RNAcentral holds the full RNA, with entries from ENA. A computed fold for a 496-nucleotide part of an RNA from a Rickettsiales bacterium, annotated as large-subunit ribosomal RNA, domain I. Taxonomically the source falls in Rickettsiales (Bacteria, Pseudomonadati, Pseudomonadota, Alphaproteobacteria). Its Rfam family is "Bacterial large subunit ribosomal RNA". Gene Ontology terms of the family: ribosome and structural constituent of ribosome. Model confidence (mean pLDDT): 82 of 100.
Context: one part of a larger RNA
RNA sequence: GGCAUUUGGUGGAUGCCUUGGCGUUAGAAGGCGAUGAAAGACGUAAUACGCUGCGAUAAGCCUCGGGGAGACGCGAAUAAUCUUUGAUCCGAGGAUGUCUGAAUGGGGAAACCCACCUAAUUUUUUAGGUAUCGUAUAAUGAAACAAUAGUUAUACGAGGCGAACCCGGUGAACUGAAAUAUCUAAGUAGCCGGAGGAAAGGAAAUCAACCGAGACUCCGCUAGUAGUGACGAGCGAACGCGGACCAGGCCAGUAAUUAACAAAUAAUAACUAGAAUAAUCUGGAAAGAUUAACCAGAGUGGGUGAUAGUCCUGUAUAGGUAAAAAGUUUGUUAAUUCUCGAGUAAGGCGGGACACGUGAAAUCCUGUUUGAAGAUGGGGGGACCUCCCUCCAAGCCUAAGUACUCUCUAACGACCGAUAGUGAACAAGUACCGUGAGGGAAAGGUGAAAAGAACCCCGGUGAGGGGAGUGAAAUAGAUUCUGAAACCAAAUGCCU
Numbered sequence: 001g002g003c004a005u006u007u008g009g010u011g012g013a014u015g016c017c018u019u020g021g022c023g024u025u026a027g028a029a030g031g032c033g034a035u036g037a038a039a040g041a042c043g044u045a046a047u048a049c050g051c052u053g054c055g056a057u058a059a060g061c062c063u064c065g066g067g068g069a070g071a072c073g074c075g076a077a078u079a080a081u082c083u084u085u086g087a088u089c090c091g092a093g094g095a096u097g098u099c100u101g102a103a104u105g106g107g108g109a110a111a112c113c114c115a116c117c118u119a120a121u122u123u124u125u126u127a128g129g130u131a132u133c134g135u136a137u138a139a140u141g142a143a144a145c146a147a148u149a150g151u152u153a154u155a156c157g158a159g160g161c162g163a164a165c166c167c168g169g170u171g172a173a174c175u176g177a178a179a180u181a182u183c184u185a186a187g188u189a190g191c192c193g194g195a196g197g198a199a200a201g202g203a204a205a206u207c208a209a210c211c212g213a214g215a216c217u218c219c220g221c222u223a224g225u226a227g228u229g230a231c232g233a234g235c236g237a238a239c240g241c242g243g244a245c246c247a248g249g250c251c252a253g254u255a256a257u258u259a260a261c262a263a264a265u266a267a268u269a270a271c272u273a274g275a276a277u278a279a280u281c282u283g284g285a286a287a288g289a290u291u292a293a294c295c296a297g298a299g300u301g302g303g304u305g306a307u308a309g310u311c312c313u314g315u316a317u318a319g320g321u322a323a324a325a326a327g328u329u330u331g332u333u334a335a336u337u338c339u340c341g342a343g344u345a346a347g348g349c350g351g352g353a354c355a356c357g358u359g360a361a362a363u364c365c366u367g368u369u370u371g372a373a374g375a376u377g378g379g380g381g382g383a384c385c386u387c388c389c390u391c392c393a394a395g396c397c398u399a400a401g402u403a404c405u406c407u408c409u410a411a412c413g414a415c416c417g418a419u420a421g422u423g424a425a426c427a428a429g430u431a432c433c434g435u436g437a438g439g440g441a442a443a444g445g446u447g448a449a450a451a452g453a454a455c456c457c458c459g460g461u462g463a464g465g466g467g468a469g470u471g472a473a474a475u476a477g478a479u480u481c482u483g484a485a486a487c488c489a490a491a492u493g494c495c496u
Base pairs, nucleotide, nucleotide: 001495002494003493004492005491006490007489008488009487015481016445017444020416021415022413023412024411025410026409027408028407029405030404031161032160039100040099041098042055043054044053046078047077049075050074051073061094062093063092064091065090066089070082071081105114106113107112115130116129117128118127119126120125132158133157134156135155136154137153138152139151140150165196166194167193168192169191170190176183180230206213207212217244218243219242220241221240227235228234248397249396250395251341255337256336257335258334259333260332261331262330263329264328265327271319272318273317277292278291279290280289281288293310294309295299301313302312303311346370347369348368349367350366351365352364353363356382377392378391379390380389381388432439433438452480455467456466457465458464
């Protein structure tokens, strides 16, 4: 030095576990905001920090209901205190609610600076008001007689935030066409505006085909068909059929819609009761084994020192639920809706939408320019004309079936189990990085119970260790379950 075996160290794989995730189903809810939101800053406990709660009344105040013995939020303890005169806790309602933020008295480098008016008053303070825009009303009022513009006041409304779904406006490029320009991607992404719990659409100037159907929306077919297309790449219907759901109304009235008021009505919280087992054995511990019982409208689940129907919590079942708010129905009152749709239909030019790229291009929308008829009329039936059929535009409203899930409740999973599952099971959108937009971790497990090692010894009044003690176990000792491999060391044996 090598090899082998053993004992340790290091390391944290594996196994087991789960407080956290992921997905699905059903139901609820689908908004919050000038009565100041969402999001924050700063405070707030006897005690430093983080989280949670709360707001100078500051881990809280008041009322009502529930509940019945401990409580004083968590990491995490000590002191002090509260509580059967009912605390802590749970539910409903209310009070307080600093400063920023739409932020709204003015300003501003968010959480800061500086004002004015009114009222009350205790010198000093307290309470309220003072943004903009829109609408309505009133007053005032120019150039310029009248009027109007303007100005002022009052009342009401709006503003901002929020995950997706929805409607509208605007609107790419990469890409594909094996290049590329029409085309495609795609009316997608993005941006902007707006609304609702859904939105949009909607009761035929619709289809159909000489038979007929009968608002709209959504799904399965029709069908990758008919078409469209540098007839390339691609794009791509409808009629009809089968389903889901069904609902029709109004424009001067026996009406509809909205609001207010009154009455009736069922449901909704916390919560309550809730059956039935003993002995022996093993063991640190019984829920295990054995023997013998019991309950079951309850043998879902979780916990308890190993695996419990009968120990605890629950479960089945039964009961309870004030006020307020909201829902539904009925009635009354008020408001709104002003009589059938003309600068419309249609034509020209230019665009766009229709599956349809200008084409034989109907139909729909309209920037521009022309411009009817009046039910004895008008539109459509894919250029156009005739016959025939069918419908009645240029006014308005409309549930359900459909889409989605920031959120709440209940349940479930041939979903994950700490390099997985959310980025995050832990003080995680934290630490940290970046001027900034933004990027973005690692990190779970003693034990049944801290019983977390009194006391002694070595040592620097250390670190660490040795005894002692606890415990079933300390090679479970806090770097704590299990503890693989790489790697390191020692001992023993063999070889050189």